About this RNA
Predicted 3D model of a 72-nucleotide RNA (transfer RNA) from Anaerostipes sp. The same sequence occurs in records of 2 taxa. Lineage of the source: Bacteria > Bacillati > Clostridia > Lachnospiraceae > Anaerostipes.

[in-house]
RNA sequence: GUUCCUUUAGUUUAACGGAUAAAACAAACGCCUCCUAAGCGUUAGCUGUGGGUUCGAUUCCCGCAAGGAACG
Numbered sequence: 001g002u003u004c005c006u007u008u009a010g011u012u013u014a015a016c017g018g019a020u021a022a023a024a025c026a027a028a029c030g031c032c033u034c035c036u037a038a039g040c041g042u043u044a045g046c047u048g049u050g051g052g053u054u055c056g057a058u059u060c061c062c063g064c065a066a067g068g069a070a071c072g
Stems, first nucleotide, its partner, number of pairs: 001071007010025004018055001027043005048064005
């Protein structure tokens, strides 16, 4: 340099182009307990970035960024 893959919550992952983006663990608060842990309940938190297509984009297209693979 060329081609390809990945990017969603603090972490690991879901989500036919369509109803409020879901779960587990973690966090905060509460219940329980003499206290802690465990258990139970509640709450908050997320689509890398800029455009495009579409009535509608996490999903499709283009650029950029970061990480990775192959070739040269």
The sequence is in RNAcentral, with records from ENA. Rfam family: tRNA. The family's RNA type in Rfam is transfer RNA. Rfam links the family to the GO term triplet codon-amino acid adaptor activity. Model confidence (mean pLDDT): 80 of 100.